[in-house]
A computed fold for a 66-nucleotide RNA from Granulicella sp. S190, annotated as nadA riboswitch. Rfam family: nadA riboswitch. Rfam classes the family as a small RNA. The model forms 100% of the base pairs in the Rfam consensus. It was read from a public genome assembly, where an Rfam model found it. The prediction has a mean pLDDT of 82.

RNA sequence: AGUUGCAACACCCCCGUGGAUUGGGUGACGUCUUGAAGGAGGCGUCAUAGUGAAUCCACUGCAACU
Numbered sequence: 001a002g003u004u005g006c007a008a009c010a011c012c013c014c015c016g017u018g019g020a021u022u023g024g025g026u027g028a029c030g031u032c033u034u035g036a037a038g039g040a041g042g043c044g045u046c047a048u049a050g051u052g053a054a055u056c057c058a059c060u061g062c063a064a065c066u
Base pairs, nucleotide, nucleotide: 001066002065003064004063005062006061007060013052014050016059017058018057019056020055021054022053023051025048026047027046028045029044030043031042032041033040034039
């Protein structure tokens, strides 16, 4: 340096760090549908976060091998 496997460190367990994509959550706004109304639901945009979902990239650390 490369390859493979892994996450000890964590105020139960799980969770190494950062980023990207897809999907999901929450909030705001817009819009549409429905309803007598309070409301309910669909779609779009923006924001947000331990998103306990998946995948990818780079990196940290541990082990083995070359």